[in-house]
Context: one part of a larger RNA
RNA sequence: ACGCUGGCGGCAGGCCUAAUACAUGCAAGUCGAACGAUAGAUAUCCUUCGGGAUAUUGACAGUGGCGCACGGGUGAGUAACGCGUGGGAAUACGCCUUUUGGUACGGAAUAACCCAGGGAAACUUGGACUAAUACCGUAUGGUCCCUUCGGGGUAAAGAUUUAUCGCCAAAAGAUUAGCCCGCGUUAGAUUAGCUAGUUGGUGGGGUAAUGGCCUACCAAGGCGACGAUCUAUAACUGGUCUGAGAGGAUGACCAGUCACACUGGGACUGAGACACGGCCCAGACUCCUACGGGAGGCAGCAGUAGGGAAUAUUGGACAAUGGGGGAAACCCUGAUCCAGCCAUGCCGCGUGAGUGAUGAAGGCCUUCGGGUUGUAAAGCUCUUUCGCUAGUGAAGAUAAUGACUGUAACUAGAUAAGAAGCUCCGGCUAACUUCGUGCCAGCAGCCGCGGUAAUACGAAGGGGGCGAGCGUUGUUC
Numbered sequence: 001a002c003g004c005u006g007g008c009g010g011c012a013g014g015c016c017u018a019a020u021a022c023a024u025g026c027a028a029g030u031c032g033a034a035c036g037a038u039a040g041a042u043a044u045c046c047u048u049c050g051g052g053a054u055a056u057u058g059a060c061a062g063u064g065g066c067g068c069a070c071g072g073g074u075g076a077g078u079a080a081c082g083c084g085u086g087g088g089a090a091u092a093c094g095c096c097u098u099u100u101g102g103u104a105c106g107g108a109a110u111a112a113c114c115c116a117g118g119g120a121a122a123c124u125u126g127g128a129c130u131a132a133u134a135c136c137g138u139a140u141g142g143u144c145c146c147u148u149c150g151g152g153g154u155a156a157a158g159a160u161u162u163a164u165c166g167c168c169a170a171a172a173g174a175u176u177a178g179c180c181c182g183c184g185u186u187a188g189a190u191u192a193g194c195u196a197g198u199u200g201g202u203g204g205g206g207u208a209a210u211g212g213c214c215u216a217c218c219a220a221g222g223c224g225a226c227g228a229u230c231u232a233u234a235a236c237u238g239g240u241c242u243g244a245g246a247g248g249a250u251g252a253c254c255a256g257u258c259a260c261a262c263u264g265g266g267a268c269u270g271a272g273a274c275a276c277g278g279c280c281c282a283g284a285c286u287c288c289u290a291c292g293g294g295a296g297g298c299a300g301c302a303g304u305a306g307g308g309a310a311u312a313u314u315g316g317a318c319a320a321u322g323g324g325g326g327a328a329a330c331c332c333u334g335a336u337c338c339a340g341c342c343a344u345g346c347c348g349c350g351u352g353a354g355u356g357a358u359g360a361a362g363g364c365c366u367u368c369g370g371g372u373u374g375u376a377a378a379g380c381u382c383u384u385u386c387g388c389u390a391g392u393g394a395a396g397a398u399a400a401u402g403a404c405u406g407u408a409a410c411u412a413g414a415u416a417a418g419a420a421g422c423u424c425c426g427g428c429u430a431a432c433u434u435c436g437u438g439c440c441a442g443c444a445g446c447c448g449c450g451g452u453a454a455u456a457c458g459a460a461g462g463g464g465g466c467g468a469g470c471g472u473u474g475u476u477c
Base pairs, nucleotide, nucleotide: 001472002471003470004469007349008348009347010346011345012344013342014341015307020305021304022303024302025301026300029066030065031064034063035062040057041056042055043054044053045052046051073260074259075258082185083184084183085182086181087180088179091177092176096173097172098171099170100169101168102167103166104138105137106136107135114127115126116125117124118123142154144153145152146151158165159164160163186232187231188230193223194222195221198220199219200218201217202216203215204214205213235257236256237255238254239250240249241248242247262283263282264281265280266279285296286295287294288293313339315338316337317336321335322333323332324331325330352382353381354380355379362373363372364371365370386418388413389412390411391410392409396404421466422465423464424463425462426447427446428445432461433460434459435458436457442449443448
């Protein structure tokens, strides 16, 4: 997984195949205590009754900050410093912690808004205006950087409720990440030679940093039967299964690392990406179009089609844990916590207990005497687990806040009441007779059964095994 069957609960698990294509919804936002503007609402005042001003509140947008590099998915690629383990030096590090010092003076723009256009749309052009923790200049400065030791270079941003939060520089820590090396890491020799940035050096470039990482020149090296190269297969590990162990097999769930994000390539921004739900180019595919041009990427959570022996709901909540933003209130969070479905697995429980011989009836067998089903049933006496009905009702949450949930649990009540199947019975291998069939129909894991007395086929009675499962198939030891 399939066939038959199926009462309850707990804990787990649930596309192994097409990294196939995806309708729809949601999965990354947040900050007004950085900034200008502001629809609407409320209140007050003025009013030519059209409306206007002020204050409070405040939606949708915009500039700006932080986050979006985490979390979540998948295993296509990769036989590799990818992973595992143990070392190393030439590095960076937003947020966090500690320490020291600083936070001065100016400037020019730009979105939003308004006006005028273009376009079917996506979107976009021009003009005018404006703010900032956006941008730029000057100054100062340090235990900062460079230095030919003369010198040169390089900072800052404010907000407000006045107490804080920020900003800049330097140093240290922590964390995280990059890099290098030893050893280990599948099969094939019916793959024996492979290699020109190839191996090394010098100068230069580049990087956070070492390095042919890149480039110019020079030399001719480098790897290989201790298996290079090539081919095939494969994410790796902690672990898991099995086994007395040694081993063998395996890498679902959970945890760590890596790689990928329609296919291929590229950079931008940034502390960090060459970025799953960002950008650009090319390609395949799908969709929209007014034919000029545009849009998209579920290997996120659900869900659909397809493939397949086969794998679930287009559910609830942010209550808890954690994450992002925020001073906070709070907002977001298909992470997560829960619920739903599935005997998919493991574990537990139940489907009643005692008594009951005239060994009832019925069935089956029979040597027709009887035997067996069988204390089994009925009857009598009890019990009420689970389930059902009613009531009470937590913990998980802390002063408040509970999706789960009126859940778990407890109490009361009714009634044996609602709850047993599957497979086998020739030997291996526990369990036997009758009838039917007649080398037919069929069985079968192996040996083998069946051609008229079949314990081996089919049915019945009886019996054995396991039991909410049983049997078959597949796979591993």

Description: This is a predicted structure of a 477-nucleotide part of an RNA (small-subunit ribosomal RNA, 5' domain) from an uncultured bacterium. The coordinates come from a structure-prediction model, not an experiment, and the mean pLDDT is 86.